[in-house]
RNA sequence: CAAGCAAGCCGGGUGACCGCGGGCACAAGCGCCGCAAGGCCGUGUCCGAGGAACGUCCGAGCUCCGCAGGGCAGGGUGCUGGGUAACACCCAGUGGGGGCGACCCCAAGGAAAGUGCCACAGAAAUGCAGACCGCCGCUUCGCGGCGUGACCGGCAAGCGCCGGCCACGGCCGGCCGCGGCCGGGAAGCCGGCCGCGGGUGCGGUAAGGGUGCAACGGUGCGGUAAGAGCGCACCAGCGGCCCCGGCGACGGGUCGGCUAGGUAAACCCCACCCGGAGCAAGACCAAAUAGGAGGGGCAUGACGCGGCCCGCCGACCCCUCGGGUUGGUCGCUCGAGGCGCCGGGCAACCGGCGUCCCAGAUAGAUGGUCACCCUCGACAGAACUCGGAGUACAGGCUUGCUUGGAGU
RNA sequence: GGGCGGUUAGCUCAGCGGCAGAGCACCUGGAUCACAACCAGGGGGUCGCAGGUUCAAGUCCUGCACCGCCCA
Numbered sequence: 001c002a003a004g005c006a007a008g009c010c011g012g013g014u015g016a017c018c019g020c021g022g023g024c025a026c027a028a029g030c031g032c033c034g035c036a037a038g039g040c041c042g043u044g045u046c047c048g049a050g051g052a053a054c055g056u057c058c059g060a061g062c063u064c065c066g067c068a069g070g071g072c073a074g075g076g077u078g079c080u081g082g083g084u085a086a087c088a089c090c091c092a093g094u095g096g097g098g099g100c101g102a103c104c105c106c107a108a109g110g111a112a113a114g115u116g117c118c119a120c121a122g123a124a125a126u127g128c129a130g131a132c133c134g135c136c137g138c139u140u141c142g143c144g145g146c147g148u149g150a151c152c153g154g155c156a157a158g159c160g161c162c163g164g165c166c167a168c169g170g171c172c173g174g175c176c177g178c179g180g181c182c183g184g185g186a187a188g189c190c191g192g193c194c195g196c197g198g199g200u201g202c203g204g205u206a207a208g209g210g211u212g213c214a215a216c217g218g219u220g221c222g223g224u225a226a227g228a229g230c231g232c233a234c235c236a237g238c239g240g241c242c243c244c245g246g247c248g249a250c251g252g253g254u255c256g257g258c259u260a261g262g263u264a265a266a267c268c269c270c271a272c273c274c275g276g277a278g279c280a281a282g283a284c285c286a287a288a289u290a291g292g293a294g295g296g297g298c299a300u301g302a303c304g305c306g307g308c309c310c311g312c313c314g315a316c317c318c319c320u321c322g323g324g325u326u327g328g329u330c331g332c333u334c335g336a337g338g339c340g341c342c343g344g345g346c347a348a349c350c351g352g353c354g355u356c357c358c359a360g361a362u363a364g365a366u367g368g369u370c371a372c373c374c375u376c377g378a379c380a381g382a383a384c385u386c387g388g389a390g391u392a393c394a395g396g397c398u399u400g401c402u403u404g405g406a407g408u
Numbered sequence: 409g410g411g412c413g414g415u416u417a418g419c420u421c422a423g424c425g426g427c428a429g430a431g432c433a434c435c436u437g438g439a440u441c442a443c444a445a446c447c448a449g450g451g452g453g454u455c456g457c458a459g460g461u462u463c464a465a466g467u468c469c470u471g472c473a474c475c476g477c478c479c480a
Base pairs, nucleotide, nucleotide: 001404002403003402004401005400006399007398008397009396010395012373013372014371015370016369017368018367020048021047022046023045024044025043026042029041031040032039033038050379054390057388058387059386060385061384062278063277064276065275066312067311069310070309071308072307074274075273076272077271078270079093080092081091082090083089094108095106096105097104098103109269110268114267115266116263117262118261132209133208134205135204136203137202138201140199141198142159143158160175161174162173163172164171165170176197177196178195179194180193181192182191183190184189217235218234219233220232221231222230236259238256239255240254242253243252244251245250282330283329284328285327292321293320294319295318296317297316304313337356338355339354340353341352342351343350344349374377409479410478411477412476413475414474415473418432419431420430421429426463434450435449436448437447438446456472457471458470459469460468
């Protein structure tokens, strides 16, 4: 210098004036609005969007549901240890995968408890299975057809080759191919035996081919008719009341028998966790009104527990019609809070001390004008509050590290 | 603000993890004097998008986008 990796930070700035929402302090009129509850008006001072305020994906606080009880069902999480109010989050590690590397990724319990599924292809898809080609052993032998449910077996006719006979129209007999040897014969040739090759049938074989995402460990040597963990060596995997290290996941060693397919983001099993709803929760005040009409359930126990059952409690509840109010206050922002220092811890985080107050609306504020500067400004805006993860994002800064090149 | 549901052909909707379907619509042919109905045949798909699990995803899981419903 180039390419990259990781962690962290910023998200236009400064000033003036005028607005808008809110807190606090002081001060006010028998002030204004309103039926009322309640609210408003002045001056000063202070504060006023974000890293994601976003989607609403997890976890909590808070509030209500008579109890927050038991069981079933259902849901969630899933290597180990730690952190935390809690978590599916974070930190540190283990195992697996990727990258030359810095480093990154993983919903990562159990498939030897059981069930299901594994399309198409393939002989066979889980049952200690499966013979299509191939390999090996034995058997048998021309090719094709018909009938019978099948086997044993039978039938007539056709074709091919060889031999014999013939009245040339056919008839009778035989049957894989090649090679060698023996016997008979004068020879053509005939018969027998052996070997090789081919086909049929029976059996053995999971080494090889082929199918497939996947075919019941891999490589080599031995072994065998051919083969095979059949035997052996190494490797992978599995198991052990064994040894060593580690809190543990696990790692290393040793021994053993020789092999066990995949899928649990399929049912399921195991361990742990979970009651439901949500600030439009809920509480209070004011105003208003019809404790109205019809139907139904219920002391044989309703409604109430938001999937069901049980226990306790014990008298109302549901639907339809018809009406009233749709005002105010609280909840509401000081909090598992921010910043700094010290201490503990590898870290996440925790403890102590000091310091600061940092939006709180309810039709919903955060804007406008002017001046100057720059790299000319992305994604986007609170609505009960926190802790996370996820998603969107112009551009810029800092630190550490890796690989390659060049120079000293 | 909070809580739910949906997205598959032009439209309305089905769809056990194993070749994407039905009805209507559209096109061609038949039948009819002609049109419709009818009969026969045919075409048409980014299963909202992206990633993951699996041999295999419309289907299972996660994230995102869009549409719709409910509340005092």
Two RNAs folded together computationally: RNase P RNA and transfer RNA, 480 nucleotides in total. Its mean pLDDT, the model's own confidence on a scale to 100, is 76. Rfam match: Bacterial RNase P class A. Rfam's curators write: Ribonuclease P (RNase P) is a ubiquitous endoribonuclease, found in archaea, bacteria and eukarya as well as chloroplasts and mitochondria.